[in-house]
Context: one part of a larger RNA
């Protein structure tokens, strides 16, 4: 001095990034219980009270429960043993995970929707036999997104994807009519070397017609991938702009919601809360860059979730002290 405990006057979160850590609350009985709700919950809500131990009745036993008596500060007497209220994000919800730094708001889920499959099934897996799916058959099976339940889910088919169409264009291998070059027995110059011609047949080079999907084309399709303006003027203060004009688009953000897990400027403003608040809550909308199943909004329950108030508590703290062990150190 470090560790691991005990107790502490007054105060009570003045500590701190946050009440981190510790106090505190605890069983058990009967009283009593609010907003909100999906009517199940909420809910052990909250909050006060009762609690040993003798004798007596009631009692088959044991419990119970009623009268009276009665030690201490204190009777779940020790141990064991819930703190609670409240506001607000995200997630419905019980579950899953980063074995050894994350347990969460991330997977996951019942529900939704969409799409592919008629069975030798799609879809995978393997070069093949042969498997899975499945000893199953659309109330089934794969595949994608969403993610209880409630109220919704707008407008866009030009681009990209899919699906559907089939007049027309455009398009391969092939098959080939034709045209065209070389070679070619052979014939010709003068017998070879050479040179000139050349029937079939053989390499070769071009090629009209024919000729499927595909793609051009054309339509449909958004709980496919995606998208979802700009500018300028105007009311009799003064601002603002129902209104107009302009110019583009396939179509110009509808409903809700908004300084939000999203908001840079920003500690926007205005009210609530505190003496004092960049947090926190109700609004406002000027949405730097919310927006509707990469869902939008609200929501009871639920969470070792995250964020904000109290309340009770207490050595977090104002500040410190005292004690026990356990290590160290110093002496022996």
């Nucleotide at each position: 001095c470090u560790c691991u405990c005990u107790c502490u006057a007054a105060g009570g979160a003045a500590c701190u990034c946050g009440g981190c850590a510790a106090a505190a609350u605890a069983g058990u009985c009967a009283c009593g219980u609010a907003a909100c709700u999906u009517c199940g919950g909420g809910a052990g809500g909250a909050g006060g009270g009762g609690u040993g131990c003798c004798u007596c009745c009631u009692c088959a036993c044991a419990a119970a429960g009623g009268g009276g008596g009665u030690c201490g500060c204190a009777a779940u007497g020790a141990c064991c043993a819930g703190g609670c209220c409240u506001g607000g994000g995200c997630g419905a919800c019980u579950g899953u995970u980063u074995a050894c730094c994350a347990a969460a708001a991330a997977c996951a889920c019942a529900g939704g929707u969409c799409u592919c499959c008629a069975u030798g099934a799609a879809g995978u897996c393997g070069u093949a036999a042969g498997g899975c799916c499945a000893u199953g058959u659309a109330u089934g099976g794969g595949g994608a997104c969403u993610g209880a339940c409630g109220c919704c889910u707008g407008c866009c088919c030009a681009g990209u994807g899919c699906c559907a169409g089939a007049a027309g264009g455009u398009c391969u291998a092939g098959a080939a009519a034709g045209u065209u070059g070389g070679u070619g027995a052979c014939c010709u110059g003068a017998u070879g070397a050479c040179a000139g011609g050349g029937g079939a047949g053989c390499c070769g080079a071009c090629g009209g017609c024919c000729u499927a999907a595909g793609c051009c084309c054309c339509a449909a399709u958004g709980a496919a991938u995606a998208a979802u303006a700009a500018c300028c003027g105007u009311a009799a203060c003064u601002a603002u702009a129902a209104c107009g004009a302009u110019c583009c688009u396939a179509a110009g953000u509808u409903a809700g919601c908004a300084a939000a897990a999203u908001u840079c400027c920003u500690u926007g403003u205005c009210g609530a809360g505190u003496a004092a608040a960049u947090u926190u809550c109700g609004a406002c909308c000027c949405g730097c860059a919310c927006g509707a199943a990469a869902g939008g909004c609200a929501u009871a329950a639920c969470g070792a979730u995250c964020u904000g108030u109290g309340u009770a508590c207490u050595a977090u703290c104002u500040u410190g002290g005292a004690g026990a062990g356990a290590g160290g150190c110093u002496c022996g």

Record summary: This is a predicted structure of a 332-nucleotide part of an RNA (large-subunit ribosomal RNA, domain IV) from Olea europaea var. sylvestris. Its Rfam family is "Bacterial large subunit ribosomal RNA". Rfam links the family to the GO terms ribosome and structural constituent of ribosome. Clan: LSU clan. The source organism's lineage runs through Eukaryota, Viridiplantae, Streptophyta, lamiids and Olea europaea subsp. europaea. The coordinates come from a structure-prediction model, not an experiment, and the mean pLDDT is 84.